Record summary: This is a predicted structure of a 73-nucleotide RNA (transfer RNA) from a Nanobdellota archaeon. The source organism's lineage runs through Archaea, Nanobdellati and Nanobdellota. Rfam family: tRNA. Rfam links the family to the GO term triplet codon-amino acid adaptor activity. Rfam classes the family as a transfer RNA. Its mean pLDDT, the model's own confidence on a scale to 100, is 83.
[in-house]
RNA sequence: ACGUCUGUAGCUCAAUUGGUAGAGUAGCGGUCUCCAAAACCGAAGGUUGCGGGUUCAAUUCCUGCCAGGCGUG
Repeated sequence: ACGUCUGUAGCUCAAUUGGUAGAGUAGCGGUCUCCAAAACCGAAGGUUGCGGGUUCAAUUCCUGCCAGGCGUG
């Protein structure tokens, strides 16, 4: 340089013929306990990497950048 894949909650990952984003874990609160851990319950946490386009509507489709992984030279 070219090809390809990926980017979503602090972290690991879901969300398909486009219809208003969820789980696990961590953190927080509670129950339990002499205290803590474990277990159980609850709430919170997101400008979906950054712009532009298509659409009534975009995490999803198109496009330009940015970052990372793999491959070729």